This is a predicted structure of a 107-nucleotide RNA (SAM riboswitch aptamer (S box leader)) from Chloroflexi bacterium HGW-Chloroflexi-4.

[in-house]
RNA sequence: CUUCUAUCCAGAGAGGCGGAGGGAUCGGCCCGACGAAGCCUCGGCAACCAGAAUCAUGAAAGUGGUUCAUGGUGCUAAUUCCGACAGAAAAAUCUGGAAGAUAGGAG
Numbered sequence: 001c002u003u004c005u006a007u008c009c010a011g012a013g014a015g016g017c018g019g020a021g022g023g024a025u026c027g028g029c030c031c032g033a034c035g036a037a038g039c040c041u042c043g044g045c046a047a048c049c050a051g052a053a054u055c056a057u058g059a060a061a062g063u064g065g066u067u068c069a070u071g072g073u074g075c076u077a078a079u080u081c082c083g084a085c086a087g088a089a090a091a092a093u094c095u096g097g098a099a100g101a102u103a104g105g106a107g
Base pairs, nucleotide, nucleotide: 001107002106003105004104005103006102007101008100013042014041015040016039017038021031022030023029025084026083027082028081043076044075045074048072049071050070051068052067053066054065055064056063057062080099085096086095087094088093
């Protein structure tokens, strides 16, 4: 990088350095000198993978549930901030998809 599967209306911030951008893209709308991005430190959230405990099932291998939060990631403004394409609807809106993000598997 490609592909497959799952999830995305919940949750969780302080300090230091830094010095003007950031929220993927486009449009909107926001955030930002009461300090953006980025980097560092210490926290926190969550429970995808590994691990531990436990229960169920099974001849076994294994599989499934619950709990923990030790390790690998991830996340810590706004629903993925909202929309984008298609359908339904008079409209508000709803449904599906695309794109994106994250995890795990495969190439």

Its mean pLDDT, the model's own confidence on a scale to 100, is 87. The organism belongs to Chloroflexota, within Bacteria.